[in-house]
RNA sequence: GUUCGGGCCCUGUGCAGCGGCCGUUGUCGAACCUCGUCAGGCCCGGAAGGGAGCAGCGAUAAGGCAUCUGGUCGGGUGCCGCAGAAUCACCGGAACCC
Numbered sequence: 001g002u003u004c005g006g007g008c009c010c011u012g013u014g015c016a017g018c019g020g021c022c023g024u025u026g027u028c029g030a031a032c033c034u035c036g037u038c039a040g041g042c043c044c045g046g047a048a049g050g051g052a053g054c055a056g057c058g059a060u061a062a063g064g065c066a067u068c069u070g071g072u073c074g075g076g077u078g079c080c081g082c083a084g085a086a087u088c089a090c091c092g093g094a095a096c097c098c
Base pairs, nucleotide, nucleotide: 001096002095003093004092005091006090010084011083012082013081014080015078016077018074019073020072021071022070023068025066026065027064028063034059035058036057037056042051043050044049
């Protein structure tokens, strides 16, 4: 010097994690402008009954909080895995030549 491998660097990909968005599950959640049931009171009626309907109670909407074994997107995340590319400046091995 040639050659091979490794490390640094680059690209792709997988995984983990971070952030955003959506979703699952649970919970909270409306004086009235949601629903149901509507005490009291009110109205109609001779009466029987009927009507509207506040509070209360229940279920929820918008939304809040938490959770998940979920989906998706992103990138100067990662002494992570795989593949490729690139380099002769770094490390190492074998053989050959000088």
A computed fold for a 98-nucleotide RNA from a Thermoanaerobaculia bacterium, annotated as Bacterial small signal recognition particle RNA. The sequence was found by an Rfam model in a public genome assembly. Its Rfam family is "Bacterial small signal recognition particle RNA". Rfam classes the family as a non-coding RNA gene. Its Rfam clan is "SRP clan". Rfam describes the family as follows. The signal recognition particle (SRP) is a universally conserved ribonucleoprotein involved in the co-translational targeting of proteins to membranes. Model confidence (mean pLDDT): 77 of 100.